[in-house]
Overview: A computed fold for an 83-nucleotide RNA from a Candidatus Fibrimonadales bacterium, annotated as transfer RNA. The sequence was found in a public genome assembly.
RNA sequence: GGAAGAAUGCCGGAGUGGCCGAUCGGGGCGGUCUCGAAAACCGCUGUUCGCAAGAACCGAGGGUUCGAAUCCCUCUUCUUCCU
Numbered sequence: 001g002g003a004a005g006a007a008u009g010c011c012g013g014a015g016u017g018g019c020c021g022a023u024c025g026g027g028g029c030g031g032u033c034u035c036g037a038a039a040a041c042c043g044c045u046g047u048u049c050g051c052a053a054g055a056a057c058c059g060a061g062g063g064u065u066c067g068a069a070u071c072c073c074u075c076u077u078c079u080u081c082c083u
Base pairs, nucleotide, nucleotide: 001082002081003080004079005078006077007076010026011025012024013023018066027045028044029043030042031041032040046057047056048055049054059075060074061073062072063071
């Protein structure tokens, strides 16, 4: 220098146009149970703005579309391969 893949909540993974900031597992917090614990079961659990109701956010910025985490472009970071 060239090519491919990846970036989603505290962590890991799925989701590839609308039912999706919503889902699963882990972790954390609270509870039930127990003499007490473990296990099991139940509930809660991202960030920012806002008094609240609510709104925005899927690496960043644009674009396409009635509608984008998902499609297109540019950039950033990481991984792999080629030279």
It matches the Rfam family "tRNA". Its family is annotated with triplet codon-amino acid adaptor activity in the Gene Ontology. Rfam classes the family as a transfer RNA. NCBI's taxonomy places the organism under Bacteria, Pseudomonadati, Fibrobacterota, Fibrobacteria, Candidatus Fibrimonadales.